[in-house]
RNA sequence: UUUCCGAAAAGGUAAACCUUGGGUAACCAGGGGGCACAAAACCACGGGUCCUGCAUCCCAUGAGGGAGAGAGGACAGCCGGGUCGCCGAA
Numbered sequence: 001u002u003u004c005c006g007a008a009a010a011g012g013u014a015a016a017c018c019u020u021g022g023g024u025a026a027c028c029a030g031g032g033g034g035c036a037c038a039a040a041a042c043c044a045c046g047g048g049u050c051c052u053g054c055a056u057c058c059c060a061u062g063a064g065g066g067a068g069a070g071a072g073g074a075c076a077g078c079c080g081g082g083u084c085g086c087c088g089a090a
Stems, first nucleotide, its partner, number of pairs: 005088002012037002017032006035077001041083003045080003048075005056067004
């Protein structure tokens, strides 16, 4: 110095929920709040989950309701993968 690993120390992030704003929505951002997290830092590459909803299909007397490939989008605190990174005991 690097890898594995994760004691200690210094810090960091911030779940649910409440609130304000944006969005059809999933969800995102600000404030509060703390469940947790050694990558809960960043990246949608693979898988997965979620949203929208055209074609199309189903129900209904009707307003309408449901499913919805493809397509578009969301989630990095779902898993894998990639990149960078604080500290240094056993």

This is a predicted structure of a 90-nucleotide RNA (c-di-GMP-I riboswitch aptamer) from a Nitrospirota bacterium. The source organism's lineage runs through Bacteria, Pseudomonadati and Nitrospirota. The coordinates come from a structure-prediction model, not an experiment, and the mean pLDDT is 88.